The part of an RNA shown here (large-subunit ribosomal RNA, domain IV) has 363 nucleotides and comes from Actinobaculum suis.
The full RNA is in RNAcentral, with records from ENA.
Lineage of the source: Bacteria > Bacillati > Actinomycetota > Actinomycetes > Actinobaculum.
It matches the Rfam family "Bacterial large subunit ribosomal RNA".
Context: one part of a larger RNA
RNA sequence: UCGUGGUUAAGGAACUCGGCAAAAUGCCUCCGUAACUUUGGGAGAAGGAGGGCCCUUGCCUUGAAGCUGCCUUUGCGUGGCUAGGGGUUGGGGGUCGCAGAGUUUGGGGAGAAGCGACUGUUUAUCAAAAACAUAGGUCUGUGCGAAGCUGUAAGGUGAUGUAUACGGACUGACGCCUGCCCGGUGCUGGAAGGUUAAUCGGACUGGUGAUCCCUCUUUGUUGAGGGUGAGGCUGGGAUGUUAAGCCCCAGUAAACGGCGGUGGUAACUAUAACCAUCCUAAGGUAGCGAAAUUCCUUGUCGGGUAAGUUCCGACCUGCACGAAUGGCGUAACGACUUCUCCGCUGUCUCGACCAUGAGCUCG
Numbered sequence: 001u002c003g004u005g006g007u008u009a010a011g012g013a014a015c016u017c018g019g020c021a022a023a024a025u026g027c028c029u030c031c032g033u034a035a036c037u038u039u040g041g042g043a044g045a046a047g048g049a050g051g052g053c054c055c056u057u058g059c060c061u062u063g064a065a066g067c068u069g070c071c072u073u074u075g076c077g078u079g080g081c082u083a084g085g086g087g088u089u090g091g092g093g094g095u096c097g098c099a100g101a102g103u104u105u106g107g108g109g110a111g112a113a114g115c116g117a118c119u120g121u122u123u124a125u126c127a128a129a130a131a132c133a134u135a136g137g138u139c140u141g142u143g144c145g146a147a148g149c150u151g152u153a154a155g156g157u158g159a160u161g162u163a164u165a166c167g168g169a170c171u172g173a174c175g176c177c178u179g180c181c182c183g184g185u186g187c188u189g190g191a192a193g194g195u196u197a198a199u200c201g202g203a204c205u206g207g208u209g210a211u212c213c214c215u216c217u218u219u220g221u222u223g224a225g226g227g228u229g230a231g232g233c234u235g236g237g238a239u240g241u242u243a244a245g246c247c248c249c250a251g252u253a254a255a256c257g258g259c260g261g262u263g264g265u266a267a268c269u270a271u272a273a274c275c276a277u278c279c280u281a282a283g284g285u286a287g288c289g290a291a292a293u294u295c296c297u298u299g300u301c302g303g304g305u306a307a308g309u310u311c312c313g314a315c316c317u318g319c320a321c322g323a324a325u326g327g328c329g330u331a332a333c334g335a336c337u338u339c340u341c342c343g344c345u346g347u348c349u350c351g352a353c354c355a356u357g358a359g360c361u362c363g
Stems, first nucleotide, its partner, number of pairs: 001358008010349002014347001019344001027051005036041001038173001052095006058088005066081005071075001096100001108342007115334002120132002136171007148157003174329004179259003184256002186252005193247003200240001204236005212227005260278005287321001288318001299315005
């Protein structure tokens, strides 16, 4: 000097991002116990009192071989009482200490918000949470050799189940609710028309080319060139034929998603129930709102403090809330997050001392 324990005057969170850490509470019996509430809870709420040992007296139980009864049966029969034993969270009195749950062990509590209903799960090795899951809700697929998943297949699974079942997606207890938009993108249905592949078909046409013809040429039907073009083979190929799809027509938002602007107007001012106009598929309803969402912003007002960028209650000017990408509430619950109070303390004012271990210095 550091680590680990312990004590500490007066104060008691002044420390600090933050009461982190420590202290405090702690057991049993009795009394007593609020708001709120899903009537179960909340609750060990909170807040109090008692607790050792000795004597005495109750109560419960057991109970004689002791005492004392009964008899149709004299019995291993059947009653009563008592000494004694065991239990006691009963009452009274006394007594010792600073202290009696005397050590160990052994809840701190209250108020108000946010989020998530809850118990549960998770980043083995920096995150336990508001994340995941959940019961419940909704949509959707699937009629059984089910859909889905797996495998080349046989097969397996689903399920030795059968729509109150199984698969998928979203939401997430409960309460009150869940508005408008189908124009776009999906999905479902429709089949009249348009478009559309390989295929089928083969009008027409190219190449090759027997034959035949013409010109020039040659000693020689010799050589060269041009044309015609059967059959076959081979290449191209139009009208026509033809599915789903797409276009098209409907439906569907607890499918993906979306849910306006400008100008004017009331007898103070301000504001605009009202009017006009443009655009849209439709222009954000209920509820909530400076919010885990508010930039400006420490918004403004109120509360709490001597003093409050946090917190709580309001306001609404919502940069950029909003209804199962759920909206708003909500008792209970939470090693969650935020604010406040009581208790408590070496967290601090501001340090000190003790024990123990290590370092360091000296020998």